RNA sequence: CGAGUCAAUCGGGUAAUCGCCGUUCGCAAGAAGGGAGGAAAGUCCGGGCUCCAUAGGGUAAGACGCCAGAUAACGUCUGGGCGGCGUGAGCCGACGGAAAGUGCCACAGAAAAUAUACCGCCUAAAGCAUUCGUGUUUUAGGUAAGGGUGAAAUGGUGCGGUAAGAGCGCACCGCGCUUCUGGCAACAGAAGUGGCAGGGCAAACCCCGUCUGGAGCAAAACCAAAUAGGGACACAUUGGUGUGACCCGCACUGUGUCCGGGUAGGUUGCUUGAGGUUAUUGGUGACAAUAAUCCUAGAUGAAUGAUUAUCCACGACAGAACCCGGCUUAUAGAUUGACUCGAUUU
Numbered sequence: 001c002g003a004g005u006c007a008a009u010c011g012g013g014u015a016a017u018c019g020c021c022g023u024u025c026g027c028a029a030g031a032a033g034g035g036a037g038g039a040a041a042g043u044c045c046g047g048g049c050u051c052c053a054u055a056g057g058g059u060a061a062g063a064c065g066c067c068a069g070a071u072a073a074c075g076u077c078u079g080g081g082c083g084g085c086g087u088g089a090g091c092c093g094a095c096g097g098a099a100a101g102u103g104c105c106a107c108a109g110a111a112a113a114u115a116u117a118c119c120g121c122c123u124a125a126a127g128c129a130u131u132c133g134u135g136u137u138u139u140a141g142g143u144a145a146g147g148g149u150g151a152a153a154u155g156g157u158g159c160g161g162u163a164a165g166a167g168c169g170c171a172c173c174g175c176g177c178u179u180c181u182g183g184c185a186a187c188a189g190a191a192g193u194g195g196c197a198g199g200g201c202a203a204a205c206c207c208c209g210u211c212u213g214g215a216g217c218a219a220a221a222c223c224a225a226a227u228a229g230g231g232a233c234a235c236a237u238u239g240g241u242g243u244g245a246c247c248c249g250c251a252c253u254g255u256g257u258c259c260g261g262g263u264a265g266g267u268u269g270c271u272u273g274a275g276g277u278u279a280u281u282g283g284u285g286a287c288a289a290u291a292a293u294c295c296u297a298g299a300u301g302a303a304u305g306a307u308u309a310u311c312c313a314c315g316a317c318a319g320a321a322c323c324c325g326g327c328u329u330a331u332a333g334a335u336u337g338a339c340u341c342g343a344u345u346u
Stems, first nucleotide, its partner, number of pairs: 001342010012311007020035002023032003037317001041328002044326005049216004056248004061212005066080005081095001082093004096207002101205002103201003118147002120143010155173006174196001175194008220268004230259006239253004275294008
């Protein structure tokens, strides 16, 4: 100097004029202070809160799935282990079980499971030929080391051995079992022993372990007003109803469908919180504890806009509607820190 990886901050500012919403003070006029995000988006998870409700249990169903922690909780996050990608900093993981069972592995190939023999290799007998070395055909037996097919071919490499071969034997690696060491653990390492056999897929069904009521602020609570305490049909205590399904249980005693009529206005919920910021302590870290300090939008057909001047990076993605913790997606540009690789110079 260039290229990368990880993390963090901002995401327009300043001044003036007019305008909008809410809070406090004020009889009023008016004054003072405040007023969209890093994702407010998706509605994907988890909760707080409200109601069903005076309770529950089970089955099914769903979610998660290495170990240890954090958290209100989670399918989130932190650290570690193992596996994969990358030269590396780093990134990713749907990461329990294939010896409980079932199922799938196209095509090619002899054969993808009850394993087998296409080309081959070896041996024996018979026939033919013979340059007398042997060659070739048929039958029988042995073989899976060599070749071919495939993503994958029945442990791998090497040596010995054999008629030719094969864990047939040996060495190393792999795999199973046992013991020891380190670690809370997942796991890692070491030693001994056994010739030991088909593999993959559970993001296939399944098995195992852990967890799980439902509906949702259009939840719900209160006030006021109006109407027709209307009509018809069906079932009925052996029934029916009760906030996911089914069963048991519990509570209540009516329930369902259709037609017709009235109202739909206001208040609360509504923003003080698992809250923010700073400091100290503990911890590798996520985070926790203590102390101090701050109050930071609550609209309701839906508020923050317009103009001028100037700076500048010349403005991206984009607007709260009960609240919070995450994840995912979109994002013009500016700034900062640490680390990795390459080139050059000293």
Molecule: Bacterial RNase P class A
Organism: Thiofilum flexile DSM 14609